This is a predicted structure of a 72-nucleotide RNA (transfer RNA) from Parcubacteria group bacterium GW2011_GWA1_40_21. Model confidence (mean pLDDT): 84 of 100. The source organism's lineage runs through Bacteria and Bacteria candidate phyla. Rfam family: tRNA. Rfam's curators write: Transfer RNA (tRNA) molecules are approximately 80 nucleotides in length. Its family is annotated with triplet codon-amino acid adaptor activity in the Gene Ontology.

Parts: sequence; C1' cells; structure tokens
RNA sequence: GGACGGUUAGCUCAGCGGUAGAGCGUUCGCUUCACACGCGAAAGGUCACAGGUUCAAUCCCUGUAUCGUCCA
Repeated sequence: GGACGGUUAGCUCAGCGGUAGAGCGUUCGCUUCACACGCGAAAGGUCACAGGUUCAAUCCCUGUAUCGUCCA
C1' cells in the first nucleotide's frame, strides 16, 4: 500500500428497513436467624463519527476513525 471482517447497555453478544433486546453484572424487593441459591422488579443506549438514499435507517450507499485477519 491492497483485500476482508468487527464497532449496539459496565462486560459478552443478538437484532438484515417499521417502538433497540438477551445473558452476566449493578440496585431494590420477596425468601432465610443470617449468607448463598432461587424468584420478581428497576436503572443503564448519541446503535463509533459525518454525510446521503427513503415516508421511515442499528440495518442500504459513501467517506472518516479505530480494532482484528490475510496478501504484498
């Protein structure tokens, strides 16, 4: 320098055009003499950034940033 892939909650990851989700973690409650386990609830998001297409974009297109793999 070139090709491909990733970027979504604190962490690990779903979500392939129509209200952003799960597990773990955190907080609160129930349970217990107490703790753990278990059960229930809640908080937590500029969907990396910018622009474009569209009635509507996490999703499609372009560029930028960053991480990874491969080629030279």